Molecule: transfer RNA
Organism: Bacteroidales bacterium
RNA sequence: GUCCCCGUAGUUCAAUGGAUAGAAUAAUGGAUUCCGGUUCCAUCGAUUGGGGUUCGACUCCCCACGGGGAUA
Numbered sequence: 001g002u003c004c005c006c007g008u009a010g011u012u013c014a015a016u017g018g019a020u021a022g023a024a025u026a027a028u029g030g031a032u033u034c035c036g037g038u039u040c041c042a043u044c045g046a047u048u049g050g051g052g053u054u055c056g057a058c059u060c061c062c063c064a065c066g067g068g069g070a071u072a
Base pairs, nucleotide, nucleotide: 001071002070003069004068005067006066007065010025011024012023013022018055027043028042029041030040031039048064049063050062051061052060
């Protein structure tokens, strides 16, 4: 250089083109406890960027960026 795959919460993963993008864990606060742990409740937190298709895009298409793999 060419080709293929991937990019969603701090982390690990969901989400038939249509519901307010969910779950676990972590963090924070509260309840419980003499204290801590465990358990329970609540809160916080995300679609890599730009453009296009569509009534509607995490999802489909194009370009860029980042990561991984194959090829000489």